[in-house]
Description:
The part of an RNA shown here (large-subunit ribosomal RNA, domain II) has 692 nucleotides and comes from Omnitrophica bacterium GWA2_52_8. Its mean pLDDT, the model's own confidence on a scale to 100, is 85. NCBI's taxonomy places the organism under Bacteria, Pseudomonadati, Candidatus Omnitrophota. Its Rfam family is "Bacterial large subunit ribosomal RNA".
Context: one part of a larger RNA
RNA sequence: UCCGGCGAGUUAUUGGAUGCGGCGAGGUUAAGCGUUUAAGGACGUGUAGCCGAAGCGAAAGCGAGUCUGAAUAGGGCGUUUAGUCUCAUCCAAUAGACCCGAAGCUGAGUGAGCUAACCAUGGUCAGGAUGAAGCGAGGGUAAAACCUCGUGGAGGUCCGGACGGAUGUGAGUUGAAAAUCGCUCCGAUGAACUGUGGUUAGGGGUGAAAGGCCAAUCAAACUCAGUAAUAGCUGGUUCUCCUCGAAACAUCUUUAGGGAUGGUCUGGUGAGGUAGCGGCAAGAGGUAGAGAACUCAAUGGGCUAGGGGACUUACCGGUCUGCCGAACCCAAGGAAACUCCGAAUGCUUGCUGUGGAAUCACUGGAAUCAGUCCGUGGGGGAUAAGCUUCACGGUCGAGAGGGAAACAACCCAGAUCGCCAGCUAAGGUCCCAAAAUUAUGGCUAAGUGGUAAAGGAUGUGAGAAUACAUAGACAACCAGGAUGUUGGCUUAGAGGCAGCCACCAUUUAAAGAGUGCGUAACAGCUCACUGGUCAAGUGUUCUUGCGCCAAAAAUGAUCGGGGCUCAAGCCAUAUACCGAAGCUGCGGGCGUUAGUUCUCUUCGGAGCAACUGACGCGGUAGAGGAGCAUUCCCAGGGCACUGAAGCGGAACCGUAAGGAUCCGUGGAGCGCUGGGAAGAGAUUAUGCCGGA
Numbered sequence: 001u002c003c004g005g006c007g008a009g010u011u012a013u014u015g016g017a018u019g020c021g022g023c024g025a026g027g028u029u030a031a032g033c034g035u036u037u038a039a040g041g042a043c044g045u046g047u048a049g050c051c052g053a054a055g056c057g058a059a060a061g062c063g064a065g066u067c068u069g070a071a072u073a074g075g076g077c078g079u080u081u082a083g084u085c086u087c088a089u090c091c092a093a094u095a096g097a098c099c100c101g102a103a104g105c106u107g108a109g110u111g112a113g114c115u116a117a118c119c120a121u122g123g124u125c126a127g128g129a130u131g132a133a134g135c136g137a138g139g140g141u142a143a144a145a146c147c148u149c150g151u152g153g154a155g156g157u158c159c160g161g162a163c164g165g166a167u168g169u170g171a172g173u174u175g176a177a178a179a180u181c182g183c184u185c186c187g188a189u190g191a192a193c194u195g196u197g198g199u200u201a202g203g204g205g206u207g208a209a210a211g212g213c214c215a216a217u218c219a220a221a222c223u224c225a226g227u228a229a230u231a232g233c234u235g236g237u238u239c240u241c242c243u244c245g246a247a248a249c250a251u252c253u254u255u256a257g258g259g260a261u262g263g264u265c266u267g268g269u270g271a272g273g274u275a276g277c278g279g280c281a282a283g284a285g286g287u288a289g290a291g292a293a294c295u296c297a298a299u300g301g302g303c304u305a306g307g308g309g310a311c312u313u314a315c316c317g318g319u320c321u322g323c324c325g326a327a328c329c330c331a332a333g334g335a336a337a338c339u340c341c342g343a344a345u346g347c348u349u350g351c352u353g354u355g356g357a358a359u360c361a362c363u364g365g366a367a368u369c370a371g372u373c374c375g376u377g378g379g380g381g382a383u384a385a386g387c388u389u390c391a392c393g394g395u396c397g398a399g400a401g402g403g404a405a406a407c408a409a410c411c412c413a414g415a416u417c418g419c420c421a422g423c424u425a426a427g428g429u430c431c432c433a434a435a436a437u438u439a440u441g442g443c444u445a446a447g448u449g450g451u452a453a454a455g456g457a458u459g460u461g462a463g464a465a466u467a468c469a470u471a472g473a474c475a476a477c478c479a480g481g482a483u484g485u486u487g488g489c490u491u492a493g494a495g496g497c498a499g500c501c502a503c504c505a506u507u508u509a510a511a512g513a514g515u516g517c518g519u520a521a522c523a524g525c526u527c528a529c530u531g532g533u534c535a536a537g538u539g540u541u542c543u544u545g546c547g548c549c550a551a552a553a554a555u556g557a558u559c560g561g562g563g564c565u566c567a568a569g570c571c572a573u574a575u576a577c578c579g580a581a582g583c584u585g586c587g588g589g590c591g592u593u594a595g596u597u598c599u600c601u602u603c604g605g606a607g608c609a610a611c612u613g614a615c616g617c618g619g620u621a622g623a624g625g626a627g628c629a630u631u632c633c634c635a636g637g638g639c640a641c642u643g644a645a646g647c648g649g650a651a652c653c654g655u656a657a658g659g660a661u662c663c664g665u666g667g668a669g670c671g672c673u674g675g676g677a678a679g680a681g682a683u684u685a686u687g688c689c690g691g692a
Base pairs, nucleotide, nucleotide: 001692002691003690004689005688006687011095012094013093014092015091016090017089018088019087021085022084023083026051027050028049032045033044034043035042036041055062056061065077066076067075068074098236099235101233105226106225107224108223109222110221116200117199118198119197120196121195122194123193124192125190127159128158129157130155134151135150136149137148138147139146163187164186165185168183169182170181171180202218204214205213206212239627240626241625242624243623244622249262250261251260252259253258263368264367265365266364267363268362269361270360271359274358276354277353278352279351280350281349282348283347289341290339291338295335296334299331300330301329302328306324307323308321309320310319311318312317371396373394374393375392376391377390378389379388380387401412402411403410416588417587418586419585421584422583423582427578428577429576430562431561432560436575438574439573440572441571442570443569449564455549456548459546460545461544462543463542464541465540466539467538468537476533477532478531479530480529482506483505484504487501488500489499512527516525517524589617590616591615592614593613594612595611596610597609598607599606600605628681630678631677632676633675634674635673636672638670639669646665647664648663649662650661652659653658
């Protein structure tokens, strides 16, 4: 992992609702007792009790009323609607209460043959080294001290085996081993190591102290019991079809992944032109926008009180100012917490039209309380986030189908079933790949299309403005480009051309006291400007379409791919076609509702039926309805050795769960109909047991 079997809303009591039934102003017995039965049980008896038929008040009490109250007022609760007892279903409460699952808590016991410490009694420590005290001898001293040599054999001394340990590292890591192996290392006469026997026990021991150890278990051992502890948590919860169908919000919560009440869903009963929508009318409001009338902040100018500075002055004061500048004025603007103004929507109310349940009330049952992305209006953030938090709408959630290559949330569109029929949506129509190599007019040359900005550029199309131009422009070529003068100053020099000042005049077709290069300074080249040759447009600016550069990423590139250039790209216009579970056609099923017929009828109505019309049938949590199958029981009626159940096979029937029939196998029991009762349905619980 697979296969088979087992495996989860039960039972009791009480209460509520609904349904069938009995009796009915009443309903009903409980225990017990009697009769009966093989037993389970059945029948009778039993009226104690309970519910109801009257309420109100704290009560006395009064009573269709009563309480409050001074009240014959008002108000509260009542009166004007039948209950009760089995059974069934759903729900709740109490119990283990759908099943499995803790870590733990408490009690009684069992453990110190592991390990910790201690007690008693034993045992063990090769060899080597060092050489304390003391003592002896010699020297030395007044005597000592002291010195030397010898002797001696101390030590939590040294080196190193046994023994005890475990520093580093390698191996091992489903190991040879639930702690080991190799090398290396530490202690090794001591607070040493070790045998045997004994003592200390679970909130307790023991601990040279690590929360260590107390039998591979220790921040409280192990065993059994309380015990099915509790688990607002995780997982699992078994057949089918049909109808409807949510929520991820508000408030409160020792509350935040739980709950309660409301909201939203569902079943039932009832109400009733209810809800919604259109029109008309009437309202409340301060948003978007806008404005500057208030408030706040703020720009430029004017005017000016005041201040600063300079001058003047014995004091008082005065003059000037290119500095600052309140208030005021002018102009142009800003604001969520500004408003002289002010929409659209939305909201409220009335009338009217439409509208057949989409509305409301009561009542049974829920689920939901982690939401998500997209668009729009805001807050937070950085006008970041697949960010966060509100509001309005949509999708997903719980939604399949078509498109977007692939892609919950985007675009189109809401799947009752079947069809080898048709039309369309989004999106598409060269090939992959269904449908235009469609038509007309443009644009693009970048494979732009098929990623991106500031910025940059004689890319190219369209439009506009302006200047020059047959009295000849622009470009090119030929020629001129002079004189006073080397302007003055400065300077070593300054001659158009280092720098400063000025920038005149003459001759002219025209020519700057000079545009750039150049020289030490000149020279030289060139430009502005002018004539000629040529011959028709040339220059500048603005707006706009499509392009260009800017443009770097990690295994091989790419628009989905191939491939595409008057396109198979982009813009505009037009026609046709393709394209979905949308719509239509044909056929079938089911639900709700209405009608007709039929059947039954206690005449109120009901229905298994048939037909017709309308509307509908995506679906998670969840509510409601109808069924299938399994085991057993009761009754009826059957099958079976001329072959039951079970098992294997087959092209049958039913919308499904499922059900027949035949053949084979098998060898003794088993269906059907109507009721009843449940140990009543398994792909999943790291489920349990067995097998592979």